A computed fold for a 73-nucleotide RNA from Paenibacillus sp. P25, annotated as transfer RNA. Its Rfam family is "tRNA". By type it is a transfer RNA. RNAcentral records the identical sequence in 2 taxa. Its mean pLDDT, the model's own confidence on a scale to 100, is 83. The organism belongs to Paenibacillus, within Bacteria.

[in-house]
RNA sequence: GCUUACGUAGCUCAGUAGGGAGAGCACUCGGCUGAUAACCGGGAGGUCAAAGGUUCGAACCCUUUCGUAAGCA
Numbered sequence: 001g002c003u004u005a006c007g008u009a010g011c012u013c014a015g016u017a018g019g020g021a022g023a024g025c026a027c028u029c030g031g032c033u034g035a036u037a038a039c040c041g042g043g044a045g046g047u048c049a050a051a052g053g054u055u056c057g058a059a060c061c062c063u064u065u066c067g068u069a070a071g072c073a
Stems, first nucleotide, its partner, number of pairs: 001072007010025004019056001027043005049065005
């Protein structure tokens, strides 16, 4: 330098044939207990890497850029 994959909550990830943004863990509040843990219930937390385009509508499709990984040279 070229090609491919990936980028979604603090962490690990799901969501693909365009229409509600989610799970587990962590955090927080409550219940339970003599107390703690475990367990049960609630809550907060996201400009879906960035910009532009297509569309009535984009995390999802297209283009460019940035980052990470792998392969080729």